[in-house]
This record gives sequence, C1' cells and structure tokens, in this order.
RNA sequence: GCGCCUGUAGCUCAGCAGGAUAGAGCAGCAGAUUCCUAAUCUGAAGGUCGCGCGUUCGAAUCGCGCCAGGCGCA
Repeated sequence: GCGCCUGUAGCUCAGCAGGAUAGAGCAGCAGAUUCCUAAUCUGAAGGUCGCGCGUUCGAAUCGCGCCAGGCGCA
C1' cells in the first nucleotide's frame, strides 16, 4: 500500500434482505425482604447505533469518505 472482518448502554452482545417508541444479560441506582449483609424479587434510569456526507417519505441497516481495532497478502 491492497483486501476482508469488527465498531450498538459502564461491560458482553442481539437487531443489520430499510418501517413507526433501538433491545437483552451483567454491573451501577432506588425500593421490598433481613437485626445487618449476601442472595432473591420489583422498579426506574442509562444510547449523537465509531464520525461526516449522501440516497430515501423513512437509515443501526444502503452508498461514499474518514477514524480505531483485528486478520490476511505484498
């Protein structure tokens, strides 16, 4: 330098043949329970979907360019 893959909540990931409010588990927070803690149960919160531009009525999803990480070839 070229090609491929990955990037979504604090962490691990799903969703990615476009469709209405973007989800799960764990962690953290509040409450219940307990003499207290752990465990268990309940609830709420937490997101520029790596960044920008474009296509479209509509983009996490499609196109282009960049950024970061990984693998392969030179």

This is a predicted structure of a 74-nucleotide RNA (transfer RNA) from a bacterium. Rfam family: tRNA. Rfam classes the family as a transfer RNA.